[in-house]
RNA sequence: GGAGACGGCCAGACAGCCGCUGCGGCAGCGCCGUGGAGGAAAGUCCGGGCUCCGCAGGGCAGGGUGCCAGGUAACGCCUGGGGGGCGCGAGCCUACGGAAAGUGCCACAGAAAACACACCGCCUAAGCGCUUCGGCGCCGGUAAGGGUGAAAAGGUGCGGUAAGAGCGCACCGCGCGGGUGGCAACACACCGCGGCACGGUAAACCCCACCCGGAGCAAGACCAAAUAGGGGAACGCGCGGCUUCGUGCCGUUCGUGCGGCCCGCACGUGUUCCCGGGUAGGUCGCUUGAGAGACGCGGUGACGCGUACUCCAGAUGAAUGGCUGUUCACGACAGAACCCGGCUUAUCGGCCGUCUCCUUUU
Numbered sequence: 001g002g003a004g005a006c007g008g009c010c011a012g013a014c015a016g017c018c019g020c021u022g023c024g025g026c027a028g029c030g031c032c033g034u035g036g037a038g039g040a041a042a043g044u045c046c047g048g049g050c051u052c053c054g055c056a057g058g059g060c061a062g063g064g065u066g067c068c069a070g071g072u073a074a075c076g077c078c079u080g081g082g083g084g085g086c087g088c089g090a091g092c093c094u095a096c097g098g099a100a101a102g103u104g105c106c107a108c109a110g111a112a113a114a115c116a117c118a119c120c121g122c123c124u125a126a127g128c129g130c131u132u133c134g135g136c137g138c139c140g141g142u143a144a145g146g147g148u149g150a151a152a153a154g155g156u157g158c159g160g161u162a163a164g165a166g167c168g169c170a171c172c173g174c175g176c177g178g179g180u181g182g183c184a185a186c187a188c189a190c191c192g193c194g195g196c197a198c199g200g201u202a203a204a205c206c207c208c209a210c211c212c213g214g215a216g217c218a219a220g221a222c223c224a225a226a227u228a229g230g231g232g233a234a235c236g237c238g239c240g241g242c243u244u245c246g247u248g249c250c251g252u253u254c255g256u257g258c259g260g261c262c263c264g265c266a267c268g269u270g271u272u273c274c275c276g277g278g279u280a281g282g283u284c285g286c287u288u289g290a291g292a293g294a295c296g297c298g299g300u301g302a303c304g305c306g307u308a309c310u311c312c313a314g315a316u317g318a319a320u321g322g323c324u325g326u327u328c329a330c331g332a333c334a335g336a337a338c339c340c341g342g343c344u345u346a347u348c349g350g351c352c353g354u355c356u357c358c359u360u361u362u
Base pairs, nucleotide, nucleotide: 001358002357003356004355005354006353007352008351009350010349012327013326014325015324016323017322018321020036021035022034023033024032025031026030038333042344043343045342046341047340048339049338050216051215052214053213062212063211064210065209066208067081068080069079070078071077082096083094084093085092086091097207098206102205103204104201105200106199119146120145121142122141123140127138128137129136130135154172155171156170157169158168159167173196174194175193176192177191178190179188180187181186220284221283222282223281230275231274232273233272234271235270238252239251240250241249242248254268255267256266257265258264291310294307295306296305297304298303328331
C1' cells in the first nucleotide's frame, strides 16, 4: 500500500423568529420556565408484565421446542463449549434427539433401490454331452473391472483362487464393552472383543424428553346529561259516602269492552320526585421502569451485585412543525399510541477499535 474478518458509534451542525403540545409556577385565561420520536418507533414473528374471563388435580386431543452447560421475569433469544461443513487465515454457517419400535417413500436412469441383483465382462477347476483333441456347448461360478444413479451392501495392500470374494491376514474405518479426561455434550495414535451383522429419508407419519388455559389497553375500572324498559313514593282525575251545603271532610285505584249485575278475561290510566339503568361526554389505566448513564466488585462471557446520582414524549381529531441566515462531507430508512426483552426486515454517508492474508521498504 492492497484485500478482507469481527465489534461499536453518529444519523447534518449552529443561531434567530413564529407556531403546536405534556407538566410546573404566578400578580391566573395569558405570560414565564421546562420536557417533546427511533435505531429501527416498522413487521406483529417469538417471550414476559398488566387486565378480564375460565380453572381441584390429572389425562386425552392440539401446538411448540429439540447437541451440552450457563444467563434471564421468560423465550424459538443471548453467552460459552462440543460435533459436522466452508475458508490459506482472522472467522463464518449449522433444524445437530431417535432409522438394530413400527409404517411409508426413494422419480429418471439402471440388471438390481433393500428378503439384494447380474446387462457388459471375467472364469471353465468339478459334473454332463460333442469333438477335427485346438476346443465348443450345457450345467454353472463370480461380484474384482465397465456401465447407471444423489445413493449400489466398507477402503488400501498382501495372500489366496479356475476366476473371485473379509475367504484369510495387516493397517485404516465401523460396532460393542471397558479405561482415562471433562459438570456435560464429547474426545483419546489407551485396552479388549466382533469379519462387519446396521443404505438413505423423521422441516414423512411416528417414538422419546421437556414446555404451553383463552382473549387482549377498543384489555379493564370509575363518574355520569338523555332515551327505552324496570322498581317505589306522594299528589291528582274519576267513583262512593257524609255534610254545618263551604269545590269542606272521609274512603278508594279507576275507566272502557264482553247486553245489565257477580265472578272472570282483555285493553287503557295524569303530574312530580326517588331508586335503578347506562348512552353521549369525562376521569383513570398512561408511563418511575425486569429504567438510563457513571463508578466499584464478581464472572472467559451472556450477566449479576453494590453505591451514589438522575427523571428522559404521553397525545385522543391525536403535539413533536415552518421560515430565514451561516456552514459542511449536502443529509438515508423512516415516525410513538399500554409497557418491556428479543428476532427479522429497511437504511445516504462517515468515524473508531481489535484481528487476518498478500505485497513493498527499512

This is a predicted structure of a 362-nucleotide RNA (Bacterial RNase P class A) from a Gammaproteobacteria bacterium. A source record names the gene rnpB. The RNAcentral record of the sequence draws on ENA. Rfam family: Bacterial RNase P class A. Rfam classes the family as a ribozyme.